[in-house]
RNA sequence: UGGGGUGUAGCCAAGCGGCAAGGCAGCGGACUUUGGAUCCGCCAUCGCUGGUUCAAAUCCAGCCACCCCAGCCA
Numbered sequence: 001u002g003g004g005g006u007g008u009a010g011c012c013a014a015g016c017g018g019c020a021a022g023g024c025a026g027c028g029g030a031c032u033u034u035g036g037a038u039c040c041g042c043c044a045u046c047g048c049u050g051g052u053u054c055a056a057a058u059c060c061a062g063c064c065a066c067c068c069c070a071g072c073c074a
């Protein structure tokens, strides 16, 4: 430098144009002598900037980060 892949919460991870599931962690509460366990509730600018659309995590463009392959220089 070229090609391919992946970016969604602190971590893992669904979603495939109709407004973001679930698990762990965290926070609040119930229960408990306390803790743990259990139960209830809460917790999302979807890497960034634009574009298309009535509507974008999803489609398009350009960037950014990481991974893989190939190449270039030394």
Base pairs, nucleotide, nucleotide: 001070002069003068004067005066006065007064010024011023012022018054026042027041028040029039030038047063048062049061050060051059